Predicted 3D model of a 107-nucleotide RNA (SAM riboswitch aptamer (S box leader)) from a bovine gut metagenome. Of the family's consensus pairs, 97% are formed in the model. The coordinates come from a structure-prediction model, not an experiment, and the mean pLDDT is 84.
[in-house]
RNA sequence: CCUUAUUAAGAGCGAGGGAGGGAAUGGGCCCUUUGAACUCGCGGCAACCUCACCAGGAGGUGAAGGUGCCAAAUCCCACGGAGCUCGCCGGGCUCCGGCAGAUGAGG
Numbered sequence: 001c002c003u004u005a006u007u008a009a010g011a012g013c014g015a016g017g018g019a020g021g022g023a024a025u026g027g028g029c030c031c032u033u034u035g036a037a038c039u040c041g042c043g044g045c046a047a048c049c050u051c052a053c054c055a056g057g058a059g060g061u062g063a064a065g066g067u068g069c070c071a072a073a074u075c076c077c078a079c080g081g082a083g084c085u086c087g088c089c090g091g092g093c094u095c096c097g098g099c100a101g102a103u104g105a106g107g
Base pairs, nucleotide, nucleotide: 001107002106003105004104005103006102007101012042013041014040015039016038020031021030022029025078026077027076028075043070044069045068048066049065050064051062052061053060054059074100079097080096081095082094083093084092085091086090
């Protein structure tokens, strides 16, 4: 980089650190010296892959290993379509489908 599956659930404490962080751009909104990012230790969540078992078959159970993750729906919106609605040429809400992101697996 390409393909593919998932993406409204879930999960913390300590030490160091010292001002940022929530993907990019814009608009919002939020977290943060009652310590952000980041690093380390231990813990946890989950079940994508391997594995073990039950089935023998879609699947189920486990959580030993490989990842991943542990504020808010991927925090919300921005592209297209449909429906509903309002004080109506503008707005609000919901749903469907895209684009992008994140994670796993294969290449």